[in-house]
RNA sequence: UAAUAGCACAUGCUUAAUUCGUAAGAAGCGGGGGACCCACCUUUUUGGGGCGAAUUCCAUUGUAUAAUGGAUAGGAUACUCUUUCAGUCCGAGCCCGACAGCUAACCUCGUCAGCGUUGAAAGAGAGUACGC
Numbered sequence: 001u002a003a004u005a006g007c008a009c010a011u012g013c014u015u016a017a018u019u020c021g022u023a024a025g026a027a028g029c030g031g032g033g034g035a036c037c038c039a040c041c042u043u044u045u046u047g048g049g050g051c052g053a054a055u056u057c058c059a060u061u062g063u064a065u066a067a068u069g070g071a072u073a074g075g076a077u078a079c080u081c082u083u084u085c086a087g088u089c090c091g092a093g094c095c096c097g098a099c100a101g102c103u104a105a106c107c108u109c110g111u112c113a114g115c116g117u118u119g120a121a122a123g124a125g126a127g128u129a130c131g132c
Stems, first nucleotide, its partner, number of pairs: 011116004018027003028111006038101001045098001047099001048096004056071006074090004079125008
C1' cells in the first nucleotide's frame, strides 16, 4: 500500500415491512376472512384457495419425484412524477388444510429479509451544499 474481517455512522435500492416509545403498545403502510345487491348455478381427488412481478409453453435427461436449457405473461433499475429511446437484471419461494366469488359493518394477521446505484431526451416539481 492492497486485500480480508469486525464495529459505528451516513446515504440509497428491492419489499407492505416505516416512524414514535424504556417497554407494553400506538400511528402509518400492507394482507386475509366477512352481508344485502350482483356474479356463478358446468362444480365438487382432475381437490380447492392465499401471499408474491414471479405465470405459461417447448425441448432434453430421468422409473418417478425432479433437474437442466430456451422462451414467455409480468416485474425492477438510485431525488420524485409523466412520456419516449436503448441497456442490464428478475421471472422465485412460501402458506392454509377440505375450506373461502364480490362484499358495508365487523373480525383478524404482518410490519421481515436481502442488498449498492445503466444511461439519454422532453416537461413539471422537491431537497441539499456553498456564497451573499